[in-house]
Context: one part of a larger RNA
RNA sequence: CUCUCUCUAAGGAACUCGGCAAAAUGGCCCCGUAACUUCGGGAGAAGGGGUGCCUUAUAGGCGUCAAUAACAAGGUCCAAGCGACUGUUUACCAAAAACAUAGGUAUCCGCAAAGUUGUAAAACAAUGUAUGGGGGCUGACGCCUGCCCAGUGCCGGAAGGUUAAAGAAGUGAGUUCGCUUUUAGCAAAGCUUGCGACUGAAGCCCCGGUGAACGGCGGCCGUAACUAUAACGGUCCUAAGGUAGCGAAAUUCCUUGUCGGGUAAGUUCCGACCCGCACGAAAGGCGUAACGAGUGGAGCACUGUCUCAACGAGGGACCCG
Repeated sequence: CUCUCUCUAAGGAACUCGGCAAAAUGGCCCCGUAACUUCGGGAGAAGGGGUGCCUUAUAGGCGUCAAUAACAAGGUCCAAGCGACUGUUUACCAAAAACAUAGGUAUCCGCAAAGUUGUAAAACAAUGUAUGGGGGCUGACGCCUGCCCAGUGCCGGAAGGUUAAAGAAGUGAGUUCGCUUUUAGCAAAGCUUGCGACUGAAGCCCCGGUGAACGGCGGCCGUAACUAUAACGGUCCUAAGGUAGCGAAAUUCCUUGUCGGGUAAGUUCCGACCCGCACGAAAGGCGUAACGAGUGGAGCACUGUCUCAACGAGGGACCCG
């Protein structure tokens, strides 16, 4: 010097990104126990007191600085954001607010089911049968889930337009029995080959429906007897112009917005305001008891984290032999 550990005056988070680490709490018995709540919880809430040994044991006595005397053995409280919860995950840098979940919802599937695997036979689904099975979205519970079907998708429709293979009236060419005016021309049937009116399904166009389908949910100008603001009016555009609720938010650029609280002092935190750059209703909205090795903020207790360092114990490095 380094590692592991013991102890420390006064102070007690002043340390630090952050109480990281350490300290503190701790067993059992008794008393006592708030908000909130889904009435189960919260709760070991919090906060107090006791604790040994002996005896004739409802009582009396003994002793230590100290009696759960060692070991073992919860720190606690307040308000907030997220996720309901138990669970799952990046084997070896992430355990979470991510995934899953019960519950909700729309959709496909009538059984030789849909769906999946396979070229197929076949297998799973399922020795199941819609109170079932598949994939999608949401994610306990409570209160709710607004407007838009113009575009895209899906579902339904079938009058009209368009349209394939195929069929096809007709028509062109080649070939040659035959005929003729015989160096040449015409040319039946068959065969080969081209064009082709017309017939011709689904689809698309078209007509409707549908948002817990993909998605979307405006601009400008004026106006009230102080000022300011605009319940009100005008105008343009749109398929329709964001409803309830929430809001500087895990979302707010300007921004350390403004006001209030907490501190002597607070870019964080909590409560409000609303001017939402760029919240918003199952890519769910807003709440919510319980829960969380999760996140940010505050208090009490406690401490060598610190002011500021000191002594000691045991390893190692190092030196000598």
The part of an RNA shown here (large-subunit ribosomal RNA, domain IV) has 321 nucleotides and comes from a Chloroflexota bacterium.